[in-house]
The prediction has a mean pLDDT of 80. The RNA shown here (transfer RNA) has 84 nucleotides and comes from a Candidatus Nomurabacteria bacterium. Lineage of the source: Bacteria > Bacteria candidate phyla > Candidatus Nomuraibacteriota.
RNA sequence: GCCGAGGUGGUGAAAUUGGCAAACACGCUGCGUUCAGAGCGCAGUGAUCGCAAGGUCUUGCGGGUUCAAGUCCCGCCCUCGGCA
Numbered sequence: 001g002c003c004g005a006g007g008u009g010g011u012g013a014a015a016u017u018g019g020c021a022a023a024c025a026c027g028c029u030g031c032g033u034u035c036a037g038a039g040c041g042c043a044g045u046g047a048u049c050g051c052a053a054g055g056u057c058u059u060g061c062g063g064g065u066u067c068a069a070g071u072c073c074c075g076c077c078c079u080c081g082g083c084a
Stems, first nucleotide, its partner, number of pairs: 001083007010026003019067001027045007046057004060076005
């Protein structure tokens, strides 16, 4: 240099005919159980602004298409594999 695979919450990740982004698990927080803890059960948990109701933003970065993009198109960055 060329080809292929990948980059999504705190972590592992799901969502591919374009239609509620984050299912599920772990972790964390609160409550219950216990003499106390572990374990177990229930609830909550992307970011930001707000007293609240609620608003705005978020799939590596920057553009484009579309009513609508993690998903399609273009450029770039990074990781892994292959070829030279």